[in-house]
RNA sequence: GGGCGAUUAGCUCAGUUGGCUAGAGCGUCUCAUUGACGUUGAGAAGGUCAGAGGUUCAAGUCCUCUAUCGCCCA
Numbered sequence: 001g002g003g004c005g006a007u008u009a010g011c012u013c014a015g016u017u018g019g020c021u022a023g024a025g026c027g028u029c030u031c032a033u034u035g036a037c038g039u040u041g042a043g044a045a046g047g048u049c050a051g052a053g054g055u056u057c058a059a060g061u062c063c064u065c066u067a068u069c070g071c072c073c074a
Base pairs, nucleotide, nucleotide: 001073002072003071004070005069006068007067010026011025012024013023019057028044029043030042031041032040050066051065052064053063054062
C1' cells in the first nucleotide's frame, strides 16, 4: 500500500426484509427479605448506535468518506 471483518449501556453481546418507543445478561443504585453479609425477589438509573455526510416519508440497519482495532496479502 491492497483486501476482508468489527465498532450499539460501565463490561460481554443481540437487534430478522429499513417501520412506530433501542434490548438482554453481568455490573451499579434503591426497596423488601437477613442479627449482619450473601442469596433471592421487585424496581430504577445508565445510550450522540465510533465520527461526518448522503439516500429515504422513515436509518442501529442502505451508500460514501474518516478514525480505531483485528485478520490476510504484498
Molecule: transfer RNA
Organism: Patescibacteria group bacterium